[in-house]
Molecule: transfer RNA
Organism: Candidatus Portiera aleyrodidarum
Parts: sequence; structure tokens; C1' cells
RNA sequence: GCUCAUGUAGCUCAGAGGAAGAGCGCACCCUUGGUAAAGGUGAGGUCGACAGUUCAAGUCUGUUCAUGAGUC
Repeated sequence: GCUCAUGUAGCUCAGAGGAAGAGCGCACCCUUGGUAAAGGUGAGGUCGACAGUUCAAGUCUGUUCAUGAGUC
């Protein structure tokens, strides 16, 4: 240089066109003499960026950025 993959919550990851989720973590509550565990409630996201297609895009297309892999 070329090719491919990945990018979604603090972390690990689902979500293959129609209202953005789970586990862990965090805050509060409950429980206990106290702690932990268990249980309940909640906060936290411009879905890497910019455009395009569409009535509608996290999802499809293009460009670009980052990371990783392959290859000369």
C1' cells in the first nucleotide's frame, strides 16, 4: 500500500428497517445488632464521525476516523 473484521451505557456484549436492551458495576430502598449475600426501584446512550437511500436507519449504501487481523 491492498483486503477483511470490529466500533452500541463506566466494563463485557446483544439488537439484520418500525418505541435502544441484558449481565456486571453505580445510587437509593428493603433485610441485619452490624457487614456481606439475597430482593426491589432508579440513574446513566446525540448507537465512532459526516453524508446518502427510505414515510421511517443502531440496522442498508458511500466517504472518513480509530483498533485488530491477513497479505506483498